[in-house]
RNA sequence: AAUCGGGAGAGAUCGCAAAUCCGCGGCGCCGAAGGGGCAUGCAAGAACUCUCAGGCAAAAGGACCGGUU
Numbered sequence: 001a002a003u004c005g006g007g008a009g010a011g012a013u014c015g016c017a018a019a020u021c022c023g024c025g026g027c028g029c030c031g032a033a034g035g036g037g038c039a040u041g042c043a044a045g046a047a048c049u050c051u052c053a054g055g056c057a058a059a060a061g062g063a064c065c066g067g068u069u
Stems, first nucleotide, its partner, number of pairs: 001069006011027001013026004028056003034052001035050003040045001
């Protein structure tokens, strides 16, 4: 690195259109893709922090853990 398995949190909220989901807008939230920041320090670095991104039924994604090559 590839592959398989496990894998959390937060409105299926309000309005418009609309059968639900999805879409647009508003408000409210989450942090575990990614990204930014802080501190010390020779260097590296966060599961801390910000929510830019992403996400808030399911699906997908998913840090991290384990197996195999």